[in-house]
RNA sequence: UCUGGUCUCUGGACAGCCGCCGGCAGCACCCGCUGCGGGAGGAAAGUCCGGGCUCCUCAGGGCAAGGUGGUGGGUAACGCCCACCGUUUGCAAGAACAGGGAAAGUGCCACAGAAAUCAAACCGCCGGACUGCUCGAAAGGGCGACGGCAAGGGUGAAACGGUGAGGUAAGAGCUCACCGCACCCCGCACGAGCGGGGUGGCACGGCAAACCCCACCUGGAGGAAGACCGAGUAGGAGGAUCGCGCGGCCCGCGCUCAGGUCCUCGGGUAGGUCGUUGGCGACCGUCCGUAAGGGCGGUUCUAGAGAAAUGGCUGUCACCGUCCGAUGGGCGGCACCAGAACCCGGCUUACGGAGACCAGGCAAU
Numbered sequence: 001u002c003u004g005g006u007c008u009c010u011g012g013a014c015a016g017c018c019g020c021c022g023g024c025a026g027c028a029c030c031c032g033c034u035g036c037g038g039g040a041g042g043a044a045a046g047u048c049c050g051g052g053c054u055c056c057u058c059a060g061g062g063c064a065a066g067g068u069g070g071u072g073g074g075u076a077a078c079g080c081c082c083a084c085c086g087u088u089u090g091c092a093a094g095a096a097c098a099g100g101g102a103a104a105g106u107g108c109c110a111c112a113g114a115a116a117u118c119a120a121a122c123c124g125c126c127g128g129a130c131u132g133c134u135c136g137a138a139a140g141g142g143c144g145a146c147g148g149c150a151a152g153g154g155u156g157a158a159a160c161g162g163u164g165a166g167g168u169a170a171g172a173g174c175u176c177a178c179c180g181c182a183c184c185c186c187g188c189a190c191g192a193g194c195g196g197g198g199u200g201g202c203a204c205g206g207c208a209a210a211c212c213c214c215a216c217c218u219g220g221a222g223g224a225a226g227a228c229c230g231a232g233u234a235g236g237a238g239g240a241u242c243g244c245g246c247g248g249c250c251c252g253c254g255c256u257c258a259g260g261u262c263c264u265c266g267g268g269u270a271g272g273u274c275g276u277u278g279g280c281g282a283c284c285g286u287c288c289g290u291a292a293g294g295g296c297g298g299u300u301c302u303a304g305a306g307a308a309a310u311g312g313c314u315g316u317c318a319c320c321g322u323c324c325g326a327u328g329g330g331c332g333g334c335a336c337c338a339g340a341a342c343c344c345g346g347c348u349u350a351c352g353g354a355g356a357c358c359a360g361g362c363a364a365u
Base pairs, nucleotide, nucleotide: 001361002360003359004358005357006356007355008354009353010352011351012317013316014315015314016313017312018311020039021038023036024035025034026033027032041337045348046347048346049345050344051343052342053222054221055220056219065218066217067216068215069214070084071083072082073081074080085099086097087096088095089094100213101212105211106210107207108206109205122153123152124149125148126147127146131144132143133142134141135140161179162178163177164176165175166174180202181200182199183198184197185196186195187194188193226274227273228272229271236265237264238263239262240261241260242259243255244254245253246252281300282299283298284297285296286295287294288293319333320332321331322330323329324328
């Protein structure tokens, strides 16, 4: 310096003026006015996971359905994070993994191919054993039937271990060495596993983000959840009275088809308040831990609307680019993705910039 990789940080500062939305104080009290102080993010996003919180449901257990799936740890919890293991991949730094079970069962494996799994033989190789025809004097040869083989060719994503040697008619784990595989034992590790030794000629093709089996987890709906207060010359229930009936009258009793007045009651609507911003917060120090993270101590308060405010202009500085007469100065730029709506922990996606470290290549010293 080029290419690649991992991780981290950051998303301008200050001042003035003009606005917008809340809060507090004062003055006005009809609207308002003045002062002080606060006012978006790294993703506020997607709403994909996990929780807090709220209401509904719920004895307990099971089925179904859905999800998760190496090991150990972190966490309130997770499908997140950390460390490690294994496989695959890359020259490497590193990366990816839906990473339990295919000797419980079922199913599938297109095309091609003889055959896609209780096996089978298209081309091919062989004729030791058995047999027909034929050439030949014979030895022997040729063709076929039949049989042996699975080495070689061919098909395929995948063909019932691989390489080499021996062996054989030709061959074959048929035999042997090494590698692989299965099982057993020993050692190390908390563990996933790793290392070593022995035994066995080798069985068990692949697919479970196919059904399925195993283990574990999961009730539903969401803040417009929901809680409280609560009008009306709206409406409902009850009572008294006026009314009607019984009655000569009063008391009393009954009636409510229609209605008037008064009182009481609870439910809802409009509306209001809360939920609603202090929370599994943030920052600093210290201790424990490889790390994720945790313990202790201290400091600090940091938007809160209700269809939704958080904006604009100017100046100075900082930063970047470029130019010059260069301890300085001129000019230009100062953005991108995007915008809270109950709150957190994650993941994913979108975007501008900076730094550190690592790997490989080239060049120079």